The prediction has a mean pLDDT of 77. The RNA shown here (Bacterial RNase P class A) has 355 nucleotides and comes from a Gammaproteobacteria bacterium.
RNA sequence: CGAGCCGGCCGGACAGCCGCUCGGCCCCGCGCGGGUCGGGAGGAAAGUCCGGGCUCCGCAGGGCAGGGUGCCAGGUAACGCCUGGGCGGCGCGAGCCGACGGAAAGUGCCACAGAGAGCAGACCGCCGAUGGCCGUUUUCGCGGCACAGGCAAGGGUGAAAGGGUGCGGUAAGAGCGCACCGCGCGGGUGGCAACACACCGCGGCACGGCAAACCCCACCCGGAGCAAGACCAAAUAGGGGCGCGAUGGUGUGGCCCGCACCGCGCCCGGGUAGGUCGCUAGAGGCGCAUGGCGACAUGCGUCCCAGAGGAAUGGCUGUCCCCGACAGAACCCGGCUUACAGGCCGGCUCGCCGG
Numbered sequence: 001c002g003a004g005c006c007g008g009c010c011g012g013a014c015a016g017c018c019g020c021u022c023g024g025c026c027c028c029g030c031g032c033g034g035g036u037c038g039g040g041a042g043g044a045a046a047g048u049c050c051g052g053g054c055u056c057c058g059c060a061g062g063g064c065a066g067g068g069u070g071c072c073a074g075g076u077a078a079c080g081c082c083u084g085g086g087c088g089g090c091g092c093g094a095g096c097c098g099a100c101g102g103a104a105a106g107u108g109c110c111a112c113a114g115a116g117a118g119c120a121g122a123c124c125g126c127c128g129a130u131g132g133c134c135g136u137u138u139u140c141g142c143g144g145c146a147c148a149g150g151c152a153a154g155g156g157u158g159a160a161a162g163g164g165u166g167c168g169g170u171a172a173g174a175g176c177g178c179a180c181c182g183c184g185c186g187g188g189u190g191g192c193a194a195c196a197c198a199c200c201g202c203g204g205c206a207c208g209g210c211a212a213a214c215c216c217c218a219c220c221c222g223g224a225g226c227a228a229g230a231c232c233a234a235a236u237a238g239g240g241g242c243g244c245g246a247u248g249g250u251g252u253g254g255c256c257c258g259c260a261c262c263g264c265g266c267c268c269g270g271g272u273a274g275g276u277c278g279c280u281a282g283a284g285g286c287g288c289a290u291g292g293c294g295a296c297a298u299g300c301g302u303c304c305c306a307g308a309g310g311a312a313u314g315g316c317u318g319u320c321c322c323c324g325a326c327a328g329a330a331c332c333c334g335g336c337u338u339a340c341a342g343g344c345c346g347g348c349u350c351g352c353c354g355g
Base pairs, nucleotide, nucleotide: 001351002350003349004348005347006346007345008344009343010342012320013319014318015317016316017315018314020040021039022038023037024036025035026034027033042326046337047336049335050334051333052332053331054225055224056223057222066221067220068219069218070217071085072084073083074082075081086100087098088097089096090095101216102215106214107213108210109209110208123155124154125151126150127149130148131147132145133144134143135142136141163181164180165179166178167177168176182205183203184202185201186200187199188197189196190195229277230276231275232274239268240267241266242265243264244263248262249261250260251259252258284303285302286301287300288299289298290297291296321324
């Protein structure tokens, strides 16, 4: 210098004027008026996909059903998140990616192609030692055919065809035998563990793949959500209690008493309209120290940083630049995922050149 990898950060700046909203203080002729000071969207406020706080309802405990998670260890309020490690894959590398428990419990599936797809199979091919047939020969034998039969090397099909390489062996072949590699089982060593080992022994290999198929195993999970929920509380209608009233009217009944309903006044309680709270100080931000590889934790100091309810954060002007992407809170927080013009900083890798 070029090409790349990882992490962190910014997301037009400044000034003036006019507005919007929330809070504190002040003023008045009180109207939700005016003045003044201060705060006022994001890294994703998004998708609403996980996890938790909070609220109400349910609940002795356990089981079944259903759902979720799934290598190991740790972090956390919790998680499907994060950190570190293991294993597998990709990359020369820095690094990146992975639903990564169980297929010798059971069931099921493996399309098309192919001879054969599960305790498999012979299409092409190889062989034809042994037996058969033919020729030749006195015989031994030799040659031919590829009929019986043998083989699974080579070819071919497929995502996948019952370990790989080599030597021996054979008629041709084959773990048929052997060496090395691989695999399985048992042990040993290291590691908390996942797991690892050119450590030992046994076994020629007996065990194809799929569990984001049913299933098995382990662990986790009660339901609904701020339109949660709580408080104050009209008008009208209705409910309950007490009292009043010519002892009235209606019903029941043959009649009286009784009972039920109807009127007026006061009180009480529930709900609706409306209002208030929940509503933003929090598993909070920043800095330092300590412990830890790290996620993170602890301690000290410091800061207060939107809170609306038809829903505020906008408009105009000036100057400057590289001319500005994706996009806007609605109970809160931790994550994940997705979108994003342009730019800054740090660490690292590879290649080339120079010293």

The model forms 92% of the base pairs in the Rfam consensus. The RNAcentral record of the sequence draws on ENA.